[in-house]
Parts: sequence; C1' cells; structure tokens
RNA sequence: GCCAGGGUAGCUCAGUGGUAGAGCAGGGCUUUCAUAAGGCCAAGGCCGCGAGUUCGAUCCUCGCCCCUGGCA
Repeated sequence: GCCAGGGUAGCUCAGUGGUAGAGCAGGGCUUUCAUAAGGCCAAGGCCGCGAGUUCGAUCCUCGCCCCUGGCA
C1' cells in the first nucleotide's frame, strides 16, 4: 500500500431503515441469625468522527480515525 471483519452501557455482545436491548459488574430493596446464591426495582447510551441519501439513519453511500486478520 491492497483486501476482509469489527468500533453500540464500566465489560462481553445482540439489534441491519421507524428516536436501542440482554448478560455480567456497580447501586437500592427483599430473603437469612449471618454470608453467599436467588427474587424485585431503578440507574447507566446523543450507537468511533464528519458529510450525503431519505419524511425518518445504529442500519444504506462516501471520506477520515482506531482495532484484528490476510496478502504484498
């Protein structure tokens, strides 16, 4: 330099046009003599950055940045 995959909650990952969910972690409550496990609740995101298409973009197109793998 070229090709492919990826970037979404603190972490691991879903979601592929109609303003985003789960598990774990953290917080509160419950249960227990107590702890762990379990149950319930709430919180936590302007979806890597910018532009374009569209009534509407996390999703489609283009450019840039970062990570992983392959080729040279």